[in-house]
RNA sequence: GCCCCUGUAGCAUAGCCCGGUAAUGUACCGCUCUCGUAAAGCGGGGAUCGGGGGUUCAAAUCCCUCCAGGGGCU
Repeated sequence: GCCCCUGUAGCAUAGCCCGGUAAUGUACCGCUCUCGUAAAGCGGGGAUCGGGGGUUCAAAUCCCUCCAGGGGCU
């Protein structure tokens, strides 16, 4: 220098191919239960989807560019 993969809640992931209200687990907060804690049950808040731009009525998803991490080739 070129090619490929990855980036979404504190953490781990799904959703992306084929555009249409961003989901699950765990963690966190509250309540129930307990002498108390943990566990368990119930409820609740939290992500403008790595940055910017474009296409579209509408973008996590499609296109361009950049950044970060990983891998391969020379």